This is a predicted structure of a 143-nucleotide RNA (SAM riboswitch aptamer (S box leader)) from a soil metagenome. It matches the Rfam family "SAM riboswitch aptamer (S box leader)". Rfam links the family to the GO term regulation of gene expression. The coordinates come from a structure-prediction model, not an experiment, and the mean pLDDT is 79.
[in-house]
RNA sequence: CUCAUCCAGAGGGGUGGAGGGAACGGCCCUGUGAAGCCCCGGCAACCAUCUCGAUGAUCCCGCUUGGCGUAUCUGCGCCAGUGAGGCCACUCGGGACUGGUGCCAACUCCGGCCCGCUGCCGACCGGCAUCGGGACAGAUGAG
Repeated sequence: CUCAUCCAGAGGGGUGGAGGGAACGGCCCUGUGAAGCCCCGGCAACCAUCUCGAUGAUCCCGCUUGGCGUAUCUGCGCCAGUGAGGCCACUCGGGACUGGUGCCAACUCCGGCCCGCUGCCGACCGGCAUCGGGACAGAUGAG
């Protein structure tokens, strides 16, 4: 830099001793012990691996039918057809969880910028609130 995903899921112990939730604004968590580090456990299924199924190119094999070519001939060759055959690429879906990561408060905790619905401020303008979508930013994985 590109692509995919981000409303699901999953915590105990030890150490440590005041912060943490990326930044800002909120709102939260935290001496009933924050971050960090270590151990054990778990979640998930991104990548690799294994496995099942679907699809099934090309190739191989069998079959007989048709066409064409060739040959003196049973034939042979090519093309087409056909088979619950072989091999199984790519792709898609399911499973396992062995390895590489990741993750285990709150939707990425919420918001900002843009658009839309509804409601309110009497109407326009403008603003506010709820909800929805998108953008930006970020996180994780793969390249």